C1' cells in the first nucleotide's frame, strides 16, 4: 500500500431455564447456552450488572402443543418464506482481526 471481516456515537430492544447435595433465610456443584444475574416487592413487576439485538431481526406469540433424545428442561428438530418485533448520525475518518505485495 492493497484485499477482507469487524468496527464509532447516542438511543432503544431482549431472555434470564432445568436439576443435584448439604449444616437449607442461603451455600457448594451439574446440563445446554453468547448470556441462566444481584436487589427491591405479597403480587403483578421494577432498577442495575454482564451477554445478544438493532430490519442482513436478538427475542416474544403459537405452546400447559407435536416429534426425538435426556437426570431434567424449547435440550435437539420441525412448526417457520408463520404472525409479531427496537434507529439516527456521519459519508468517510480513526481503531482492531486475517490475507497479501514492497521496503
Nucleotide at each position: 500500500g492493497c484485499a477482507u471481516a469487524a468496527a464509532a456515537u447516542c438511543g432503544g430492544g431482549g431472555g434470564u431455564g432445568c436439576u443435584g447435595c448439604c449444616a437449607a433465610u442461603g451455600g457448594c456443584g451439574g446440563c445446554u447456552g453468547a448470556g441462566a444475574u444481584g436487589g427491591c416487592g405479597u403480587g403483578a413487576g421494577c432498577c442495575g450488572a454482564a451477554c445478544c439485538c438493532u430490519u442482513u431481526a436478538a427475542c416474544c406469540u403459537g405452546a400447559u402443543a407435536c416429534g426425538g433424545a435426556u437426570a431434567a428442561u424449547g435440550c435437539c428438530g420441525g412448526c417457520g418464506u408463520a404472525g409479531g418485533g427496537a434507529g439516527a448520525u456521519a459519508u468517510a475518518g480513526a481503531u482492531u482481526u486475517u490475507g497479501u505485495c514492497a521496503u